[in-house]
RNA sequence: ACGCGCUGGCGGGACUCGGUGAAAUUCCGAACCGGCGGUGACCCGGCGUGAUGCCGGCAGCCCGCGACCCGGUCACAGCCAGUGACCGGUGGACUUGGUGUAAGUCCAAGGCCGACGGUGACAGUCCGGAUGGAAGGCAGCGCGC
Numbered sequence: 001a002c003g004c005g006c007u008g009g010c011g012g013g014a015c016u017c018g019g020u021g022a023a024a025u026u027c028c029g030a031a032c033c034g035g036c037g038g039u040g041a042c043c044c045g046g047c048g049u050g051a052u053g054c055c056g057g058c059a060g061c062c063c064g065c066g067a068c069c070c071g072g073u074c075a076c077a078g079c080c081a082g083u084g085a086c087c088g089g090u091g092g093a094c095u096u097g098g099u100g101u102a103a104g105u106c107c108a109a110g111g112c113c114g115a116c117g118g119u120g121a122c123a124g125u126c127c128g129g130a131u132g133g134a135a136g137g138c139a140g141c142g143c144g145c
Stems, first nucleotide, its partner, number of pairs: 002144007010136001016030004032124001033114002035065004043057005060112002069089008094110005116128003
């Protein structure tokens, strides 16, 4: 270094201006935001060689995952409700042009998407479940090799 296990803490951003209205950060016009892992010729940062290089970064709409929602089994419970664990289901969105050997990842342009409940009026952005859960990742310890 690698594998397995345990522990700890970490782990999501965004409504500004104008319009209508009795009322809208919810509608209309313009603006604003982008979780995690993978991939990632170019490009960016660092290191290095005589040369080849090595490490890291780089996708909302490419592949997969998570949150939300639905169902099942089991446990707690006399039943219901509820809570927890596990399993399963559902689960948004991209084109055109350019460069090049090679790009749904780079460059340019124009598009598109965004759980549930609440609300004087329809919410990606406000309030709430949530001081929660979680993809995952970091550190420490133990064992193995």
Model confidence (mean pLDDT): 81 of 100. This is a predicted structure of a 145-nucleotide RNA (FMN riboswitch aptamer (RFN element)) from an Actinomycetales bacterium. The source organism's lineage runs through Bacteria, Bacillati, Actinomycetota, Actinomycetes and Actinomycetales. It matches the Rfam family "FMN riboswitch aptamer (RFN element)". From the family's description: The RFN element is a highly conserved domain that is found frequently in the 5'-untranslated regions of prokaryotic mRNAs that encode for flavin mononucleotide (FMN) biosynthesis and transport proteins. Rfam links the family to the GO term FMN binding.